[in-house]
Context: one part of a larger RNA
RNA sequence: UUGGGCGUAAAGCGCUCGUAGGCGGUCUGUUAGGUCGGGAGUUAAAUCCGGAGGCUCAACCUCCGCCCGCUCCCGAUACCGGCAGACUUGAGUUUGGUAGGGGAAGGUGGAAUUCCUAGUGUAGCGGUGGAAUGCGCAGAUAUUAGGAAGAACACCAGUGGCGAAGGCGGCCUUCUGGGCCAUAACUGACGCUGAGGAGCGAAAGCUAGGGGAGCAAACAGGAUUAGAUACCCUGGUAGUCCACGCCGUAAACGAUGAGUGCUAGGUGUUGGGUCCUUUCCGGGACUCAGUGCCGCAGCUAACGCAUUAAGCACUCCGCCUGGGGAGUACGACCGCAAGGUUGAAACUC
Numbered sequence: 001u002u003g004g005g006c007g008u009a010a011a012g013c014g015c016u017c018g019u020a021g022g023c024g025g026u027c028u029g030u031u032a033g034g035u036c037g038g039g040a041g042u043u044a045a046a047u048c049c050g051g052a053g054g055c056u057c058a059a060c061c062u063c064c065g066c067c068c069g070c071u072c073c074c075g076a077u078a079c080c081g082g083c084a085g086a087c088u089u090g091a092g093u094u095u096g097g098u099a100g101g102g103g104a105a106g107g108u109g110g111a112a113u114u115c116c117u118a119g120u121g122u123a124g125c126g127g128u129g130g131a132a133u134g135c136g137c138a139g140a141u142a143u144u145a146g147g148a149a150g151a152a153c154a155c156c157a158g159u160g161g162c163g164a165a166g167g168c169g170g171c172c173u174u175c176u177g178g179g180c181c182a183u184a185a186c187u188g189a190c191g192c193u194g195a196g197g198a199g200c201g202a203a204a205g206c207u208a209g210g211g212g213a214g215c216a217a218a219c220a221g222g223a224u225u226a227g228a229u230a231c232c233c234u235g236g237u238a239g240u241c242c243a244c245g246c247c248g249u250a251a252a253c254g255a256u257g258a259g260u261g262c263u264a265g266g267u268g269u270u271g272g273g274u275c276c277u278u279u280c281c282g283g284g285a286c287u288c289a290g291u292g293c294c295g296c297a298g299c300u301a302a303c304g305c306a307u308u309a310a311g312c313a314c315u316c317c318g319c320c321u322g323g324g325g326a327g328u329a330c331g332a333c334c335g336c337a338a339g340g341u342u343g344a345a346a347c348u349c
Base pairs, nucleotide, nucleotide: 004320005319006318007303008302012317014200015199016198017197021193022192023191025087026086027085028084029083030082031081033080034079035076036075037074038073039072040071041070042069049065050064051063052062053061054060090190091187092186093185095182096181097180098179102176103175104174105173106172107171108170109153113149114148115147116146117145118144119143120142124135125134161168162167205246206245209242210241214240215239219235220234221233222232257316258315259314260313261312262311265294266293267292268291269290270289271288272287273286274285275284276283277282298305299304322349323348324347331342332341333340334339
């Protein structure tokens, strides 16, 4: 529960596609379903409600009256709907450009690290707040040369770019998605949202296989300490990597759902365009699309937001309703499992 909300107080689904449904641009005609007006019928009586009257009042009784609803008839036609026709500004297409770590596959490069071999070389190295464990005369650390392996790509690098989100960064090739700008030729409302549904979805984790340099849960040891199941140190296994499949969650955050329109400016920056200027480099004005900062009106409990709104409005979806119990129990569905999704109550304050 005919109410108020969702940046931070409870509350925006992690994201997208899309079914039903809801909502939907401009003009003309038509219809008359919704809507509106009038009339008729029905709406038993009593009761309720409003008015009047009767018991001295009241309760009680009597009389009168109405709303609403449903059905039918007549009418109105602005709006909503149906049908028909037209339009171009929404949406999409064409054509010409353009930026990009967007995605997938394959190839390739250098630095670094570790390991192996060989040379030089000798007693330490390493590590810390200080140490010790550890490594080292079976020759370490350091240094030189050669080789192997795996993983990540310094500088460029930027409140810079791209992507719906998760996310994406050496270089090259192939395949491939989307955007932006200009053009105004074409289609002619084809649109927005989206319950269910489907797909994508970091990290960790799982199944069987490969790989394993570095890092590193667990684990072991050394320290610290009253203790130290930690922080620090020495090691170190899963894992991190690849390919098949699963999981489906995150402070999945802008803690801000999507779409459309409107509402002062200033200043950076990215990608386009038009015009002016310029020998070149460049500079200026305007404009479209992004991305930041500052700021007016307005909003806000305040903080703050402020044309990338948390302002002013509309459409559609999701969600909230005191704290704990509890994102638990039970049931159902999904999952190999871990667990996930849905999601209470008693009791208590």